A computed fold for a 73-nucleotide RNA from an Anaerolineales bacterium, annotated as transfer RNA. Its Rfam family is "tRNA". Rfam classes the family as a transfer RNA. Lineage of the source: Bacteria > Bacillati > Chloroflexota > Anaerolineae > Anaerolineales.
[in-house]
RNA sequence: AGGGGCAUAGCUCAACUGGCAGAGCGUUGGUCUCCAAAACCAAAGGUUCGGGGUUCAAGUCCUCGUGCCCCUG
Repeated sequence: AGGGGCAUAGCUCAACUGGCAGAGCGUUGGUCUCCAAAACCAAAGGUUCGGGGUUCAAGUCCUCGUGCCCCUG
């Protein structure tokens, strides 16, 4: 330099053909217990990497960047 992949909750990752952003773990509260752990119940937590575009509607499509990983030279 060229090609490809990835970026979504604190962490690991889903989200189908564009149509109300979710799960597990963690955190917080509760139940239980002499206390704690475990178990069970509940809750909080998101500018979906950034700018622009298409669309009634974008995590998803197009475009320009940024970061990381892989391949070729």